Model confidence (mean pLDDT): 76 of 100. This is a predicted structure of a 141-nucleotide RNA (c-di-AMP riboswitch aptamer (ydaO/yuaA leader)) from a Chloroflexota bacterium. Rfam family: c-di-AMP riboswitch aptamer (ydaO/yuaA leader). Rfam links the family to the GO terms cyclic-di-AMP binding and regulation of gene expression.
[in-house]
RNA sequence: UAAUAGCCGCAGCCGAAUUCCUCCUCGGGAGGAAACGGGGGAACCAGUAGUUGGGGUGAAUUCCCGGCCGGGUCCGGGAUAGGGCGCGCUCUUUCUGCCCAAACCCGUCAGCUAACCUCGUAGGCACAUGGAAGAGGCGUA
Numbered sequence: 001u002a003a004u005a006g007c008c009g010c011a012g013c014c015g016a017a018u019u020c021c022u023c024c025u026c027g028g029g030a031g032g033a034a035a036c037g038g039g040g041g042a043a044c045c046a047g048u049a050g051u052u053g054g055g056g057u058g059a060a061u062u063c064c065c066g067g068c069c070g071g072g073u074c075c076g077g078g079a080u081a082g083g084g085c086g087c088g089c090u091c092u093u094u095c096u097g098c099c100c101a102a103a104c105c106c107g108u109c110a111g112c113u114a115a116c117c118u119c120g121u122a123g124g125c126a127c128a129u130g131g132a133a134g135a136g137g138c139g140u141a
Base pairs, nucleotide, nucleotide: 012125013124014123018034019033020032021031022030023029024028035121036120037119038118039117040116045111053109054106055105056104057103062079063078064077065076066075067074082100083099084098085097086096089136090135091134092133093132094131095130
């Protein structure tokens, strides 16, 4: 010096997961409001299924091969519906590079759904650093 790894920080990223206020026994705890997000829930409409249970959050669904294996589950690999990022403010389209394609919950029960009822506001990353077109906005002269 370079690479790898670790730590701290940052412009920032995924996600609904942010901001403010009040009180108390004030290293912290209890509660409230707004905002964002989810679930349940009529008529009308839809639907004719129901242990092969069914359903919800989420982008995370479907298939092929191999291993274990009686089968299923599970594990590994490949692809894929779909999703995210690529640092000038936002959005849309397009080409392109990289990445994800999980996990959990309800408990026999839920289509849509006005009024209404109810729940959440976590967690994880941070060198990832492209091109073109259009629309809007902000700032400066």